[in-house]
RNA sequence: GGGUCCGUAGCUCAAUCGGCAGAGCAGGAAGCUCUUAACUUCAAGGUUCUGGGUUCGAUUCCCAGCGGGCCCA
Numbered sequence: 001g002g003g004u005c006c007g008u009a010g011c012u013c014a015a016u017c018g019g020c021a022g023a024g025c026a027g028g029a030a031g032c033u034c035u036u037a038a039c040u041u042c043a044a045g046g047u048u049c050u051g052g053g054u055u056c057g058a059u060u061c062c063c064a065g066c067g068g069g070c071c072c073a
Stems, first nucleotide, its partner, number of pairs: 001072007010025004019056001028042004049065005
C1' cells in the first nucleotide's frame, strides 16, 4: 500500500429484509446472616467511534474519515 471483518452501558456481547436500544458481569441500595461471603430483590447506567447523505423514520442502508483484528504485498 491492497483486501476483509469489527467499533453499541465501566467490561463482555445482543438487537439486521429500516419502526420504543437490551442481557450478563462489575458498581449502588434493600432483604437474608451475629458478621462477611453466597443467594434473592430493586433501581440506576447510552452523543450506538466521528462527520455527511438517503428516508416520514437510521445501531441497521450509502460515502468519507478515525481506531482495532486478520490475510496478502
Molecule: transfer RNA
Organism: Candidatus Falkowbacteria bacterium RIFOXYA2_FULL_38_12